Source information
Bacterial RNase P class A from a Chloroflexota bacterium, 362 nucleotides, folded computationally.
């Protein structure tokens, strides 16, 4: 200096002048008055997982359905995060991985190929006999086909051959040791045990999920008109069954289904698993403590427009290369609606750390 890996930030600054939406505050003048203080984001977004809250049983029991899956840890809680394992790619930094079971059971596997799932399978090939362009029996050692064909070299040993038998590698199971919380690694012995794969295919295991959602729920105000059907059940209950609880049981103040009527106001509502600053404990997620700040609540729905000037960017000119001046241009992605934690997706330009691999040079 060149290429890359990964980690964090910020994402236009200041001022004038109109307005907007909240809050407060002032008056001899209560108004169509006046003032001061506040007003989007890292993703406010998608609504994708998790929770708080609220309301139905204080949310229970079984089925059915649905999710998650290596191992410890964090956390309200999660499919989220840390930190490890094991595989995988990458010379490395690193980056990927739904990553429990295929001797419980059932499926699947296009094409080629004799054979693709069962101690299966003779197309050539080789062996032995009968026979002589074949036939029968042995053969998984060579060939060839496929993603995949039942270990892999040697020696023996055969008719020819095979884990048939031995050494040794290499998988797979069992035991035992040692390290680790653990997943798991590494060591030794012993079975010749040597047929896998697909479980984001049914399944099986361990675990977790009750429903509906701020249009919840809770008050208040105004407005309306009733008909029909049911009769012991019906509603909560929106997958079924119980089981719980409330109404009502002959006119109700019950249930449905038509149909009328409203389209306002106040709460919920923003102080909540909260920012931020320090210490302390952990490799770390993250937790204690202590101090400190209050930070948007709108309802058709504010957060905005113009100027001036700086800052980046782009572009021309100029000047003497580094750069300087000047004019012009002109700021990504987007934007609250009950709150919170997460992951996805969008994002012009910038800034700052850590590593790694290479090449000079000292």
């Nucleotide at each position: 200096c060149a290429g890359g890996u990964u980690g964090g930030c910020c994402g236009g600054g200041c001022g004038g002048u109109c307005g907007c939406g909240g809050g407060c505050c002032c008056c001899g003048u209560u108004g169509u008055g006046g003032g001061c203080c506040u007003g989007a984001g890292g993703a406010a977004a998608g609504u994708c997982c998790g929770c708080g809250c609220u309301c139905c049983a204080c949310a229970g029991g079984g089925c059915a359905g649905g999710g998650u899956g290596c191992u410890g840890g964090c956390u309200a809680a999660c499919g989220g995060c840390c930190a490890g394992a094991c595989g995988g790619g990458g010379c490395a930094a690193c980056c990927c991985g739904a990553u429990g079971g295929a001797c419980a059971g059932u499926g699947c596997a296009a094409c080629a190929g004799a054979g693709a799932g069962g101690u299966a399978a003779a197309u050539u090939g080789c062996c032995a006999c009968c026979a002589u362009u074949g036939g029968u029996g042995g053969u998984g050692a060579g060939g060839g086909u496929g993603a995949a064909a039942c270990g892999g070299u040697g020696c023996g040993g055969u008719a020819a051959g095979a884990g048939c038998g031995c050494a040794c590698c290499a998988g797979c199971g069992a035991g035992c040791c040692u390290g680790g919380u653990g997943a798991c690694a590494g060591g030794u012995u012993c079975g010749g045990c040597u047929c896998g794969g697909c479980a984001a295919a049914c399944c099986c295991c361990a675990c977790c999920c009750g429903g509906a959602g701020c249009a919840a729920g809770g008050c208040c105000a105004a407005g309306c008109a009733g008909a029909g059907a049911c009769c012991a059940g019906g509603u909560g209950c929106g997958g079924c069954c119980c089981g719980c609880a409330c109404c009502u049981u002959a006119g109700g103040a019950g249930u449905c289904u038509c149909g009328g009527g409203u389209a306002g106001g106040c709460u919920g509502c923003u102080u909540g698993a909260g920012g931020c600053g320090g210490c302390u404990g952990g490799c770390a997620a993250c937790a204690g403590c202590c101090g400190u700040c209050c930070c948007a609540g709108a309802u058709a729905g504010a957060u905005g427009a113009u100027c001036g000037c700086c800052c980046a960017u782009g572009c021309g000119a100029c000047c003497u290369u580094a750069g300087g001046u000047c004019g012009c241009u002109g700021g990504a992605c987007a934007g609250a609606a009950c709150g919170c934690g997460g992951c996805u997706u969008a994002u012009a330009g910038g800034c700052c750390g850590a590593c790694c691999u290479g090449a000079a040079c000292g």
Its mean pLDDT, the model's own confidence on a scale to 100, is 76. It matches the Rfam family "Bacterial RNase P class A". The family's RNA type in Rfam is ribozyme.